[in-house]
Molecule: SAM riboswitch aptamer (S box leader)
């Protein structure tokens, strides 16, 4: 680097260093000298791990925190597709009409893709 698999709606500092950029990519929209990214400390969580219990097993539950991880915004939102026809809008046609039908767009919803992290594999 690639493959498999699980998770991604919760949680976490008014600390120190340091100085300009950052939020993976693109488009948005944001954060940032009332000092970002980063490093240290602190913290959160509990994937692996250890341990106690239940169980035939798979597995489940509790506790601890050694290895990771995380610590603005849902993985910040959208990026591809589906279903439903709910909500909003535009256009066209019919109709005297606050009405009907059709198409399209946006949106609530679902699933992928991409990405991140853990564990395992080549």
């Nucleotide at each position: 680097u690639c493959c498999u698999u699980a998770u991604c709606a919760a949680g976490a500092g008014c600390g120190g260093c340091g100085g300009a950029g950052g939020g993976a990519c693109a488009g948005g929209c944001c954060c940032u000298g009332u000092g970002a990214u980063g490093c240290c400390c602190g913290g959160c969580a509990a994937c692996c791990u250890g341990u106690a219990g239940u169980g035939g097993a798979a597995a489940c539950u509790g506790c601890a925190a050694g290895g990771u991880g995380c610590u603005a915004a849902u993985u910040c939102c959208u990026g591809c597709g589906g279903a439903a026809g709910g909500g909003a809008g535009u256009u066209a046609u019919c109709c005297g009409g606050u009405g009907a039908u059709a198409a399209c767009u946006c949106u609530a919803c679902c699933g992928a893709a991409a990405g991140a992290u853990g564990a395992g594999g080549c």